Model confidence (mean pLDDT): 79 of 100. The RNA shown here (Bacterial RNase P class A) has 374 nucleotides and comes from an Acidimicrobiia bacterium. It matches the Rfam family "Bacterial RNase P class A". Rfam links the family to the GO terms ribonuclease P activity, dimeric ribonuclease P complex and tRNA processing. Rfam classes the family as a ribozyme. The gene name in the source record is rnpB. NCBI's taxonomy places the organism under Bacteria, Bacillati, Actinomycetota, Acidimicrobiia.
[in-house]
RNA sequence: UGAGUCGGCCAGGCGGCCGCGUACGGGCUCGACCCGUCCGAGGAACGUCCGGACUCCACAGGGCAGAGUGCUGGGUAACGCCCAGUCGGGGCGACUCGCAGGAAAGUGCCACAGAGAACAGACCGCCGAUGGCGAUCUCAAUGAGGUCGCACAGGUAAGGGUGAAACGGUGCGGUAAGAGCGCACCAGCGUUCGGGGCGACUCGAAUGGCUCGGCAAACCCCACUCGGAGCAAGGCCAAGCAGGAAGUGAGCUGCCCGUUCAACACUUCCGGGUAGGCCGCUCGAGCCGGCAGGCAACUGCCGGCCCAGAUGGAUGGCCGCCCCCGCGCCGCGAGGCGCGGCGACAGAAUCCGGCGUAUCGGCCGACUCACCAC
Numbered sequence: 001u002g003a004g005u006c007g008g009c010c011a012g013g014c015g016g017c018c019g020c021g022u023a024c025g026g027g028c029u030c031g032a033c034c035c036g037u038c039c040g041a042g043g044a045a046c047g048u049c050c051g052g053a054c055u056c057c058a059c060a061g062g063g064c065a066g067a068g069u070g071c072u073g074g075g076u077a078a079c080g081c082c083c084a085g086u087c088g089g090g091g092c093g094a095c096u097c098g099c100a101g102g103a104a105a106g107u108g109c110c111a112c113a114g115a116g117a118a119c120a121g122a123c124c125g126c127c128g129a130u131g132g133c134g135a136u137c138u139c140a141a142u143g144a145g146g147u148c149g150c151a152c153a154g155g156u157a158a159g160g161g162u163g164a165a166a167c168g169g170u171g172c173g174g175u176a177a178g179a180g181c182g183c184a185c186c187a188g189c190g191u192u193c194g195g196g197g198c199g200a201c202u203c204g205a206a207u208g209g210c211u212c213g214g215c216a217a218a219c220c221c222c223a224c225u226c227g228g229a230g231c232a233a234g235g236c237c238a239a240g241c242a243g244g245a246a247g248u249g250a251g252c253u254g255c256c257c258g259u260u261c262a263a264c265a266c267u268u269c270c271g272g273g274u275a276g277g278c279c280g281c282u283c284g285a286g287c288c289g290g291c292a293g294g295c296a297a298c299u300g301c302c303g304g305c306c307c308a309g310a311u312g313g314a315u316g317g318c319c320g321c322c323c324c325c326g327c328g329c330c331g332c333g334a335g336g337c338g339c340g341g342c343g344a345c346a347g348a349a350u351c352c353g354g355c356g357u358a359u360c361g362g363c364c365g366a367c368u369c370a371c372c373a374c
Stems, first nucleotide, its partner, number of pairs: 001370010012322007020040002023037005028031001042345001046356002049354005054230004066226005071085005086100001087098004101221002106219002108215003123160002125156003130153002132150008168186006187211001189208008234279004243270006249261004286305008323343001324341007
């Protein structure tokens, strides 16, 4: 200098004017009022995929069924998340990706092609030892033996061919031809022993049969976890109408008691509860800084800070300067001038931890590779 990997951060800035919402303080003409002060969207507030807090309902205990998770260790309130590692794939490398338990428990499946797809198989090929058939020769001749041929039985799995996959690889021996059939080395697996590691796992030695294919996002087995619904949860107050009770009133009867009143009037009370209002509601597994522990995720201690709570739903608009982007002009150049764009994705609604997805432009740090110079 070029190419790249990983991590962190920002999310236009400043000023003026007007406006909106909560809280607090003040004012009066007490209202849907006015004035002042503080605060007022995000890294994803989004999707609502996972985990929790909180609330209500259900619940003796045990089992079955069902669902979820799935290498190991750690972190956490918890997780399907995060960190560190192991194994496997990719990259020269920094680094990155992985739904990563069990297929020598059982069942099932493996398209097409192919002879054969799982305690395999024989199409071409090779052989034809052994048996059979044929020819011929020899002899001590109803028989025995030799040689040659055929490829009928049979043997074989080296080579060819099919396939995503064909039951270890190379070499030597061996054989009729062959084959872990035997041997040497190599790869892999099981068992035993030893070293390292908490562990996943790894290194080494001995030994065994020689090799036991893949799929569990097929059933299944193993280990662990799991009640349901959700802030429209849930709770409090409570007009009007309807309902219930008592009384007043009216009638029977002049009065008291009693009784009647379909409908109507007034007063008081009652429970449930609609409209409506209030609580839940935002101080929290909080944020910032320092120290300590830890490789890290994270945790502990100390100090400081308060940082939206709307409910037809506030968080906005205009102007000026600067920044950025695009275009044009001027200038050798650094740059200057003018015009335009208003300039990513998006936007709270109980809260929190994650994951996933969207995103203009820019800043910082660590590291890798290649080339060049010293």

The RNAcentral record of the sequence draws on ENA.